A computed fold for a 476-nucleotide part of an RNA from a Spirochaetota bacterium, annotated as small-subunit ribosomal RNA, 3' major domain.

[in-house]
Context: one part of a larger RNA
RNA sequence: UGACGGGGGCCCGCACAAGCGGUGGAGCAUGUGGUUUAAUUCGAUGCUACGCGAGGAACCUUACCUGGGUUUGACAUGUACUGGAAUGGGGUGGAGACAUCUCAGCCCCGCAAGGGGCCGGUACACAGGUGCUGCAUGGCUGUCGUCAGCUCGUGCCGUGAGGUGUUGGGUUAAGUCCCGCAACGAGCGCAACCCCUAUGGCUAGUUACCAUCAUUGAGUUGGGGACUCUAGCCAGACUGCCGGUGACAAACCGGAGGAAGGUGGGGAUGACGUCAAGUCAUCAUGGCCCUUACGUCCAGGGCUACACACGUGCUACAAUGGUCGGUACAAAGCGUUGCAAGACCGCGAGGUGGAGCCAAUCGCAAAAAGCCGAUCUCAGUUCAGAUUGGAGUCUGAAACCCGACUCCAUGAAGGUGGAAUCGCUAGUAAUCGCGCAUCAGCAUGGCGCGGUGAAUACGUUCCCGGGCCUUGUACA
Numbered sequence: 001u002g003a004c005g006g007g008g009g010c011c012c013g014c015a016c017a018a019g020c021g022g023u024g025g026a027g028c029a030u031g032u033g034g035u036u037u038a039a040u041u042c043g044a045u046g047c048u049a050c051g052c053g054a055g056g057a058a059c060c061u062u063a064c065c066u067g068g069g070u071u072u073g074a075c076a077u078g079u080a081c082u083g084g085a086a087u088g089g090g091g092u093g094g095a096g097a098c099a100u101c102u103c104a105g106c107c108c109c110g111c112a113a114g115g116g117g118c119c120g121g122u123a124c125a126c127a128g129g130u131g132c133u134g135c136a137u138g139g140c141u142g143u144c145g146u147c148a149g150c151u152c153g154u155g156c157c158g159u160g161a162g163g164u165g166u167u168g169g170g171u172u173a174a175g176u177c178c179c180g181c182a183a184c185g186a187g188c189g190c191a192a193c194c195c196c197u198a199u200g201g202c203u204a205g206u207u208a209c210c211a212u213c214a215u216u217g218a219g220u221u222g223g224g225g226a227c228u229c230u231a232g233c234c235a236g237a238c239u240g241c242c243g244g245u246g247a248c249a250a251a252c253c254g255g256a257g258g259a260a261g262g263u264g265g266g267g268a269u270g271a272c273g274u275c276a277a278g279u280c281a282u283c284a285u286g287g288c289c290c291u292u293a294c295g296u297c298c299a300g301g302g303c304u305a306c307a308c309a310c311g312u313g314c315u316a317c318a319a320u321g322g323u324c325g326g327u328a329c330a331a332a333g334c335g336u337u338g339c340a341a342g343a344c345c346g347c348g349a350g351g352u353g354g355a356g357c358c359a360a361u362c363g364c365a366a367a368a369a370g371c372c373g374a375u376c377u378c379a380g381u382u383c384a385g386a387u388u389g390g391a392g393u394c395u396g397a398a399a400c401c402c403g404a405c406u407c408c409a410u411g412a413a414g415g416u417g418g419a420a421u422c423g424c425u426a427g428u429a430a431u432c433g434c435g436c437a438u439c440a441g442c443a444u445g446g447c448g449c450g451g452u453g454a455a456u457a458c459g460u461u462c463c464c465g466g467g468c469c470u471u472g473u474a475c476a
Base pairs, nucleotide, nucleotide: 001476002475003473004472005471007470008469009468010467011466012465013464015460016459019424020423021422022421023420026315027314028313029312030311031310032309033308034306035305042053043052064301065300066299067298068297069296070295073126077125078124079123080122081121082120083119084118093102094101095100109114128290129289131288132287133286137284138283139279140278141277142275144273149188150187151186152185153184154183155164156163157162168179169178170177194267195266196265197264199235200234201233202232203231204230205229209224210223213222214221238261241255242254243253244252245251317417321376322375323374324373325372326371327370333364334363335362338357339356343352344351345350383414388409389408390407391406392405393404394403430452431451432450433449434448435447436446
């Protein structure tokens, strides 16, 4: 100087408390461990691994296994020799699961010599490796933590390590600001500048809008430029104003006005560093290793196994509910290898057909919870839907291993979950549906969107994590 303390003081955070809803029990989905296996490819492992890499394993992917091939190679550049017009295209016989092998076969420029590019073969340099080392590395990332800290120059103090500044008194979300002070300044962080959102104005008016006029089945058409909305510019919030408290300061408390009030709400933004944290399998890369194989091509299998254990989720256990009928209101997205309306067929998944739309125009599209009415009457039930049998639909060469969905039948566990444990402070939790990426197909996961919309916070003694000062130390 740090680190640590079941030392002290001050302070903060859904840290506790106060509340609401869960997980832990059930079934299923998914990841992991374990076990099994020819293989169940590899990585991630307290917080910071475990719906993680994977934003989508039937083949492919694919790295694994079995079997069948291949050796200048699936891919790059070059040299020498040799053959062939080439790019390619089409055809054909045979073998084969395919990969591939084999057979047949035609086709430049130039008079020629020959030339160029391209392709095949041979030989050689080399290619190739998701092989090892993340403890050789770059890059990227997690975490402490959006915590308020981390430092420097000069000066001063100290023999020196170092200290001071950065401590102290107030204050703040903040090393934020004020005052004081052997310090005076400065940098990286904080804040602000950026984006979305909340109010208004101006400009603009189609594909959006419809108050007045006319019109229609319908903003449908004429028309309108008011309103909504769209999207560009601007205004607006700054403790600016008033009162009180305070050290006359910084600031705090209350109030006015205001759409909004003290960082308005949300996002992006992550200091010096820590964990030899993670990644050699995104990529790059040193070293090491393989080179008729640890490279490469193909078919099939596996990654989907299953006495079990754990994590994360979904659906439930019902009446604030289930079922049936009627009826209302979103936002954000996506669409030409696409989205597909009306119509017709089918109980349905879906099919036929195809208007329109490169989309504020057309479509996906039905929002759902809600509201109105009917029924069920507390039961393992008209709850719940696992499992299984049968019949189908769709995608795709192909759904046996191993897809999703539909219909009929079947109708398991489950009656609110022990110890323990998680999230959340407001348009939040809870609850309800909608969309997107990936994607032929496959979503209870991920990322977004809106609808309905709570309870509680006395307080900081305690648990956890963190910040500042101080104290002890036989630790570094």

Description: The organism belongs to Spirochaetota, within Bacteria.